[in-house]
Context: one part of a larger RNA
RNA sequence: GGCAUUUGGUGGAUGCCUUGGCACCGAGAGGCGAUGAAGGACGUGGCACCCUGCGAAAAGCUUCGGGAAGGGGGGAGCACCCUAUGAUCCGAAGAUCUCCGAAUGGGGCAACCCACCGCGCGAGCGGUAUCGGUCCGCAAGGAUCGAGGCGAACCCGGCGAAUUGAAACAUCUCAGUAGCCGGUGGAAAGGACAUCAACCGAGACUCCCCGAGUAGUGGCGAGCGAACGGGGACCAGGCCAGUGGCGUAUCGAGCAGAACCGGAACCGUCUGGAAAGGCGGGCCAGAGCGGGUGACAGCCCCGUACGGGUAGUGGCUCGGUGCGUCCUCGAGUAGGGCGGGACACGUGAAAUCCUGUCUGAACAUGGGGGGACCACCCUCCAAGCCUAAGUACUCCUCGGUGACCGAUAGUGCACCAGUACCGUGAGGGAAAGGUGAAAAGCACCCCGACGAGGGGAGUGAAACAGACCUGAAACCGAAUGCCU
Numbered sequence: 001g002g003c004a005u006u007u008g009g010u011g012g013a014u015g016c017c018u019u020g021g022c023a024c025c026g027a028g029a030g031g032c033g034a035u036g037a038a039g040g041a042c043g044u045g046g047c048a049c050c051c052u053g054c055g056a057a058a059a060g061c062u063u064c065g066g067g068a069a070g071g072g073g074g075g076a077g078c079a080c081c082c083u084a085u086g087a088u089c090c091g092a093a094g095a096u097c098u099c100c101g102a103a104u105g106g107g108g109c110a111a112c113c114c115a116c117c118g119c120g121c122g123a124g125c126g127g128u129a130u131c132g133g134u135c136c137g138c139a140a141g142g143a144u145c146g147a148g149g150c151g152a153a154c155c156c157g158g159c160g161a162a163u164u165g166a167a168a169c170a171u172c173u174c175a176g177u178a179g180c181c182g183g184u185g186g187a188a189a190g191g192a193c194a195u196c197a198a199c200c201g202a203g204a205c206u207c208c209c210c211g212a213g214u215a216g217u218g219g220c221g222a223g224c225g226a227a228c229g230g231g232g233a234c235c236a237g238g239c240c241a242g243u244g245g246c247g248u249a250u251c252g253a254g255c256a257g258a259a260c261c262g263g264a265a266c267c268g269u270c271u272g273g274a275a276a277g278g279c280g281g282g283c284c285a286g287a288g289c290g291g292g293u294g295a296c297a298g299c300c301c302c303g304u305a306c307g308g309g310u311a312g313u314g315g316c317u318c319g320g321u322g323c324g325u326c327c328u329c330g331a332g333u334a335g336g337g338c339g340g341g342a343c344a345c346g347u348g349a350a351a352u353c354c355u356g357u358c359u360g361a362a363c364a365u366g367g368g369g370g371g372a373c374c375a376c377c378c379u380c381c382a383a384g385c386c387u388a389a390g391u392a393c394u395c396c397u398c399g400g401u402g403a404c405c406g407a408u409a410g411u412g413c414a415c416c417a418g419u420a421c422c423g424u425g426a427g428g429g430a431a432a433g434g435u436g437a438a439a440a441g442c443a444c445c446c447c448g449a450c451g452a453g454g455g456g457a458g459u460g461a462a463a464c465a466g467a468c469c470u471g472a473a474a475c476c477g478a479a480u481g482c483c484u
Base pairs, nucleotide, nucleotide: 001483002482003481004480005479006478007477008476009475015469016434017433020405021404022402023401024400025399026398027397028396029394030393031150032149039100040099041098042055043054044053046078047077050074051073061094062093063092064091065090066089070082071081072080105114106113107112115128116127117126118125119124130147131146132145133144134143135142136141154185155183156182157181158180159179165172169219195202196201206233207232208231209230210229216224217223237386238385239384240330244326245325246324247323248322249321250320251319252318253317254316255315260308261307262306266281267280268279269278270277282299283298284288290302291301292300335359336358337357338356339355340354341353342352345371366381367380368379369378370377421428422427441468444456445455446454447453
């Protein structure tokens, strides 16, 4: 030095676990904001760095309800307090609520600087942005009401790409997608036939299945792609001056609804550190879902089935009453020319719908449509308005489920994570879980530097459970054996 066996160190795989995720279901909620939001800054505790809570009345104040013996958040510590005169805690309603932020007196490099007016002895309090409507005013201006900003997706509208595909590329496609902007609602949109159909008839709208990748459309390329009809979900019709709709106020009735309360039934023995395990004998069950307890518990604890439960204010439904509102059937319209766009339909034989521009009717004895156009026939009544349900979505609340994950997985984050860190910035973006049943977290002694670390001792079932479950491999030692 090598090999083998054994035994350690290092390391953190594996197994087990789960406070966290993921997906979905049911119900709720679907908004918050000038009465100052969302989100922050700074404060606030006896001692107080961080998180949480709160706001100079500052881990809190008041009232009511619940509840019960402990409590002063995580947080342990010291000190000091509170609490059966009912605290802490939970629910409901209030009070307070610095500064920034739409931020709104002016300014500004957010959390800062500087004003004016009125009132007040003072500390201080209130007002002063812009835009729009209404009212007053000759005006300047004043009064009053509203708006503004934020928010995950869904929805409607306006503007609107390119990569890409066409195996190149220009029409075409991607796609009316992404993106930007505006707007509403809990849904939105649409909606009560100037619709379809076919000589039979149907009967608002929306959504799903089929029709059907059909008919079509298409450098007839790539592709795009209906409708009629049928089956389902749901179902509702109204108004334009009156037996009405809608809004609002009020009254009555009913329903749901907070914290929370009640809630059955087990003992002995053995093993063991510990019984819920084994054995023996019982019991309850409208409850044998689940979780916890020193191993696996229907009967130990929390619960579960099933019952109970009220307040302020508010919610929903129905009914009654009052008040408000809504000017009469739709002309610069239908149609036409030119240019575009939408329709599955790329100008095509191109109907239908929208309109930038130029034109421009009829008036129910009328008008529109039936895919150029004409006739006959059939059918409907445009140019006014409203309308639940079925449908879409989930930032959020509660409950539940899983041939979903189990710490390189599952969210980026199970842990003080959008943190540390990187970047001028937009932005990018981690790693990191587990002692034990209980801290009983190693008193005391020894070595050592009044260390680190270790050896005894002690606790414990275990300390080879000591910053820790298990503890694989790489890697580094030691012992023994063999070889050189």